[in-house]
RNA sequence: UACAGAGUAGAAAGCUGAGCGUUAAGUGUCCGUCGGACGGGGAGUUGCCGUCGGAACGAAAAAGGUAAAACCUUUGCGGUUCGGUUUUCGCAUCCCGCUGAA
Numbered sequence: 001u002a003c004a005g006a007g008u009a010g011a012a013a014g015c016u017g018a019g020c021g022u023u024a025a026g027u028g029u030c031c032g033u034c035g036g037a038c039g040g041g042g043a044g045u046u047g048c049c050g051u052c053g054g055a056a057c058g059a060a061a062a063a064g065g066u067a068a069a070a071c072c073u074u075u076g077c078g079g080u081u082c083g084g085u086u087u088u089c090g091c092a093u094c095c096c097g098c099u100g101a102a
Stems, first nucleotide, its partner, number of pairs: 001102001003100003010089010020078003029055004034050003040096004061075005
């Protein structure tokens, strides 16, 4: 000097555990606002994630226990939440560094 490669946060799907809702919250979509994270170091987006405010849309309950209600249990349902595990993908991008061989 050129070439090849490794590694993060995280994302998706499968399995699984514990919850929440089923009196509709949550999830998803759109607009605005503020903030955060983004390989070992630096920079960092029109990409990613989250808070708050607003808008439109929108779902499924059933059985049993009890005299009955409350309540409890079970089976479902929800683009539901969190954890465990497996697989796949994975620095937007730029510079430097690391490993390999020349």
This is a predicted structure of a 102-nucleotide RNA (THF (Tetrahydrofolate) riboswitch aptamer). Its Rfam family is "THF (Tetrahydrofolate) riboswitch aptamer". About the family: Tetrahydrofolate (THF) riboswitch was first reported for Ames et al. as an RNA motif in 5' untranslated (5'-UTR)regions of folate transport and biosynthesis genes in Firmicutes genomes. It was read from a public genome assembly, where an Rfam model found it.